[in-house]
RNA sequence: GGCACCAUAGCCAAGCGGUAAGGCAAAGGUCUGCAAAACCUCUAUCCCCGGUCCGAUUCCGGGUGGUGCCU
Numbered sequence: 001g002g003c004a005c006c007a008u009a010g011c012c013a014a015g016c017g018g019u020a021a022g023g024c025a026a027a028g029g030u031c032u033g034c035a036a037a038a039c040c041u042c043u044a045u046c047c048c049c050g051g052u053c054c055g056a057u058u059c060c061g062g063g064u065g066g067u068g069c070c071u
Stems, first nucleotide, its partner, number of pairs: 001070007010024003018054001027041004047063005
């Protein structure tokens, strides 16, 4: 220098046009004599900027960061 893939909550991670699942952690609650365990509740501007579209996490362009391959 070229190419490919990835970026979603504190962490892991699904979803790939129609208002974002799940798990762990944290917080609150129920239970208990107190705890633990169990159960319930709760958390997202989907890396940034533009474009397309009635509508974008999703598609397109550019950028940033990461990983891999080639040179």